[in-house]
Bacterial RNase P class A from a Deltaproteobacteria bacterium, 377 nucleotides, folded computationally. It was read from a public genome assembly, where an Rfam model found it. NCBI's taxonomy places the organism under Bacteria, Pseudomonadati, Myxococcota, Myxococcia. It matches the Rfam family "Bacterial RNase P class A". Rfam links the family to the GO terms tRNA processing, ribonuclease P activity and dimeric ribonuclease P complex. Its mean pLDDT, the model's own confidence on a scale to 100, is 76.
RNA sequence: GGAGAAGACCAGAUGAUCGCCGGUUCGUUUUUUGCGAACCGGAGGAAAGUCCGGGCUCCACAGGGCAGGAUGGUCGCUAACGGCGACUGGGGGCGACCCUAAGGAAAGUGCCACAGAAAAUAUACCGCCCCGAUGUAAUCGGGGUAAGGGUGAAAUGGCGAGGUAAGAGCUCACCGUUUUCCGGGUGACCGGAAAAGCAUGGUAAACCCCAUCCGGAGCAAGACCAAAUAGGAGAACGUUUAAGGGCUGCCCGCCUGAAGUUCUCGGGUAGUGUCGCUAGAGGCGGCGGGCAACCGCCGUCCCAGAUGAAUGAUCAUCACCGUACUGGCGGGUAACCGGAGUGCGGAACAGAACCCGGCUUAUGGUCUUCUCCCCUG
Numbered sequence: 001g002g003a004g005a006a007g008a009c010c011a012g013a014u015g016a017u018c019g020c021c022g023g024u025u026c027g028u029u030u031u032u033u034g035c036g037a038a039c040c041g042g043a044g045g046a047a048a049g050u051c052c053g054g055g056c057u058c059c060a061c062a063g064g065g066c067a068g069g070a071u072g073g074u075c076g077c078u079a080a081c082g083g084c085g086a087c088u089g090g091g092g093g094c095g096a097c098c099c100u101a102a103g104g105a106a107a108g109u110g111c112c113a114c115a116g117a118a119a120a121u122a123u124a125c126c127g128c129c130c131c132g133a134u135g136u137a138a139u140c141g142g143g144g145u146a147a148g149g150g151u152g153a154a155a156u157g158g159c160g161a162g163g164u165a166a167g168a169g170c171u172c173a174c175c176g177u178u179u180u181c182c183g184g185g186u187g188a189c190c191g192g193a194a195a196a197g198c199a200u201g202g203u204a205a206a207c208c209c210c211a212u213c214c215g216g217a218g219c220a221a222g223a224c225c226a227a228a229u230a231g232g233a234g235a236a237c238g239u240u241u242a243a244g245g246g247c248u249g250c251c252c253g254c255c256u257g258a259a260g261u262u263c264u265c266g267g268g269u270a271g272u273g274u275c276g277c278u279a280g281a282g283g284c285g286g287c288g289g290g291c292a293a294c295c296g297c298c299g300u301c302c303c304a305g306a307u308g309a310a311u312g313a314u315c316a317u318c319a320c321c322g323u324a325c326u327g328g329c330g331g332g333u334a335a336c337c338g339g340a341g342u343g344c345g346g347a348a349c350a351g352a353a354c355c356c357g358g359c360u361u362a363u364g365g366u367c368u369u370c371u372c373c374c375c376u377g
Base pairs, nucleotide, nucleotide: 001373002372003371004370005369006368007367008366009365010364012318013317014316015315016314017313018312020042021041022040023039024038025037026036027035028034044349048360049359051358052357053356054355055354056218057217058216059215063252064251065250066249068214069213070212071211072210073087074086075085076084077083088102089100090099091098092097103209104208108207109206110203111202112201125149126148127145128144129143130142131141132140133139157175158174160172161171162170176198177196178195179194180193181192182191183190184189222275223274224273225271232265233264234263235262236261237260244256245255246254247253282301283300284299285298286297287296288295289294320346321345322344323343324342325341326340329338330337331336
């Protein structure tokens, strides 16, 4: 100097003028009904996607089974999660690091196209060896073979030696696999030793099996005030032996219903209503525990609540980024780096709507640590 990997932070600042919303205080006003003044506060790191998990509200006083769905290495964290942290196994990268859908194929079913002789109760195409037909070669027939070659993503463990007519775990050593024991670890698992010739593949992000977990609907939830009505017409079931309704989809069971319940037709009312609506699984700081995620203690603060939808507009200065020029300021052997002045330009993604914890996606800038390569001394 170049190329990368991981992480953290910011999302302009100040002032003036004008304009909005909420709160507090004061004054005024017929009444916190309006009006005025002062002060305080007023969009995000993702507010986005609506993908998960909850708080909260209602069903509802709330049970069992089946179906359905989700998750899937171990141990921790958390209100909880499909999230986060650490570790283990496997894979990728020269490396810093990254990914992981990571239980079971000996319970069963399915699939492995094409190519190839043969794709799992699966083989002999080429080849190699032996015998015969002929004296050799070529060719044909019979027998043996799966080490070599071919096809394929994958072909009856791998490599080396011996052995054999030629070969084969046929034998041996090493590796792999299985079993037993020892050591380390909370555990997944790791390391070591011994024995056994041991293998009929892969695929579950195919169906399935196993383990664990799961009520439903959602702020347009829901509660209250105001207003209005023709308490109209008809039908079905039922009247203590319960029709109807509720509990996810079904079943059981339970509850309600005590004279009603449901359906159809017709008519009326619904506000610039109030609450829910922001004090929290809250923010910040310090100390302690823990590898970490995170937890505990102490102190301190209140930081939007709009409702056709507020949080804005203008001007000035400074800051940040980019670029051009000037000067020759500083460091350095040099390559180069930093810094000063002037001019021009830029300023991303994007707007709360009950709230919170995550994940995913979009995006401008700064800083820190680490890895690899090149050059110079």